[in-house]
Context: one part of a larger RNA
RNA sequence: GAACGAACGCUGGCGGCGUGGAUAAGGCAUGCAAGUCGAGCGCGAACGUUCCCUUCGGGGAAUUAGUAGAGCGGCAAACGGGUGAGUAACACGUGAGUAACGCACCCUAUGGUGGGGGACAACUGCGGGAAACCGCAGCUAAUACCGCAUAAUGUCGUUUUGUCGCAUGGCAGAACGACCAAAGGGGGGGAUCUUCGGACCUCUCGCCAAAGGAGCGGCUCGCGCCCAAUUAGCUUGUUGGUGGGGUAAUAGCCUACCAAGGCAACGAUUGGUAGCCGGUCUGAGAGGAUGACUGGCCACACUGGGAUUGAGAUACGGCCCAGACUCCUACGGGAGGCAGCAGUCUAGAAGCUUCGUCAAUGGGCGAAAGCCUGAACGAGCGACGCCGCGUGCAGGACGAAGGUCUUCGGAUUGUAAACUGCUUUCGACAGGGAUGAAUGAUACGGAGGCCAAUACCUUCUGUAUUUGACAGUACCUGGAGAAGAAGCCCUGGCUAACUCCGUGCCAGCAGCCGCGGUAAUACGGAGAGGGCAAGCGUUGUUC
Numbered sequence: 001g002a003a004c005g006a007a008c009g010c011u012g013g014c015g016g017c018g019u020g021g022a023u024a025a026g027g028c029a030u031g032c033a034a035g036u037c038g039a040g041c042g043c044g045a046a047c048g049u050u051c052c053c054u055u056c057g058g059g060g061a062a063u064u065a066g067u068a069g070a071g072c073g074g075c076a077a078a079c080g081g082g083u084g085a086g087u088a089a090c091a092c093g094u095g096a097g098u099a100a101c102g103c104a105c106c107c108u109a110u111g112g113u114g115g116g117g118g119a120c121a122a123c124u125g126c127g128g129g130a131a132a133c134c135g136c137a138g139c140u141a142a143u144a145c146c147g148c149a150u151a152a153u154g155u156c157g158u159u160u161u162g163u164c165g166c167a168u169g170g171c172a173g174a175a176c177g178a179c180c181a182a183a184g185g186g187g188g189g190g191a192u193c194u195u196c197g198g199a200c201c202u203c204u205c206g207c208c209a210a211a212g213g214a215g216c217g218g219c220u221c222g223c224g225c226c227c228a229a230u231u232a233g234c235u236u237g238u239u240g241g242u243g244g245g246g247u248a249a250u251a252g253c254c255u256a257c258c259a260a261g262g263c264a265a266c267g268a269u270u271g272g273u274a275g276c277c278g279g280u281c282u283g284a285g286a287g288g289a290u291g292a293c294u295g296g297c298c299a300c301a302c303u304g305g306g307a308u309u310g311a312g313a314u315a316c317g318g319c320c321c322a323g324a325c326u327c328c329u330a331c332g333g334g335a336g337g338c339a340g341c342a343g344u345c346u347a348g349a350a351g352c353u354u355c356g357u358c359a360a361u362g363g364g365c366g367a368a369a370g371c372c373u374g375a376a377c378g379a380g381c382g383a384c385g386c387c388g389c390g391u392g393c394a395g396g397a398c399g400a401a402g403g404u405c406u407u408c409g410g411a412u413u414g415u416a417a418a419c420u421g422c423u424u425u426c427g428a429c430a431g432g433g434a435u436g437a438a439u440g441a442u443a444c445g446g447a448g449g450c451c452a453a454u455a456c457c458u459u460c461u462g463u464a465u466u467u468g469a470c471a472g473u474a475c476c477u478g479g480a481g482a483a484g485a486a487g488c489c490c491u492g493g494c495u496a497a498c499u500c501c502g503u504g505c506c507a508g509c510a511g512c513c514g515c516g517g518u519a520a521u522a523c524g525g526a527g528a529g530g531g532c533a534a535g536c537g538u539u540g541u542u543c
Stems, first nucleotide, its partner, number of pairs: 001543004006539005013389006019382002026345003030342003035075003040072002043069001048063006082300003092224007101217003106213003110209004114148001116146002123138006154179011184205006192199002226272003233263003238260008275297004279290004302323005325336004353379001355378003361375001362373004392422004402413004426484001429478004436470001440466010487532005492513003498527005508515002
């Protein structure tokens, strides 16, 4: 000198864009943060309103409404969001390999979707419990569950041909045998059949099998990756083999047996520290330091362990066990997990609103309308940072007054003020007022596609209507009036800027040198000056 997620002191007009719990991965009140689908399925209220009956207590019907609601089922919940505790490791970065692998949703093309069965919730009844909730019996549906049929390009086995490679082997083909699947929902319909439900035709959303793609992931390897030798030896599933198991897959991944290996001064092992990177800061560069925001990867979700479900799990807002802690309790037993968004307490020098909206972007579900979304978009708070703007401009001397200094002549503050003229940014007030909204949604037309079809469905297109949290914001205009807007540090040298008074090695200053003991440009005050400026200094840290 530059930089910072900064803090502290004094001061503080406006705006834009960023940024804001770095310490205690300490504890958490409250609300919200993951649902959705009735076009998979079976049930199914009440208040209110109207009417009827009434012994005037009430009862019934319709509607509310196939609504609310819970339940079965599907998909999602493994994403998105947070944190950096652990980890010195194939965790990460980079480059390869997988002839050792997987994949729900999506896209492309192929074939199929036949015929049966038995349950369990919800519900009803009974019972237990303070509660959380639980038990027994009975009824029931499905795209829930289970057999059967069908079966190839699938899988497995046997035989075999061709071709290729990088050792194990890969790819393509042929023959035979064995084995494995499915589910329906919705819209429309002229004829035919009909038990009047439908069959049937067609469109669409699904379902099953197998193939390819896209994208995502698993695993392996080369190289890179902090400090300590006042850490020198470490290792028994350890190193390798065989049999078996296990996985999507290789493998001591696991297990039994066998062998005795494996690593290490090119630093094993042990200990300490630490998430890694793209990047960021500094520097002419080389390098050094660093990893906040943002993006990629990893790890974690009260602590430790475990599995389940699933295409996929460290399963943050799932389950089980143990522990610590907090809460409820009828003392028998239960409930909980903010390192999600706000917010609170504590510790700390120190870091915000218990805000608005799904309008846009994106995500989940759904045929769609739509619903959900503390992701996101916005607003609020903080000079925390960067950037921009303003706090006026011009004229104005016999150089006012006051202050300070003085050699008492004057000098300086100083064109500074007053005064005259002008302007009106920003702020305040008033009026108008966006872009972000469409390739969106709905309705009605037109033209195509599908089809037996002028139904339906679907693509394109036209018209109309409609959707904005921010926000009456940005922006524009108007009137008024210099009107509302300057401080902080320094002045001995380094280092730009000097005099007076007070003090008297005292009080004090100080980054280094140093200053102060009676003439202090170095302490304190005043005047003057210098620097930066809505900031200025100090402290801390890095180069």

Small-subunit ribosomal RNA, 5' domain from a bioreactor metagenome, 543 nucleotides, folded computationally. Model confidence (mean pLDDT): 84 of 100. Rfam family: Bacterial small subunit ribosomal RNA.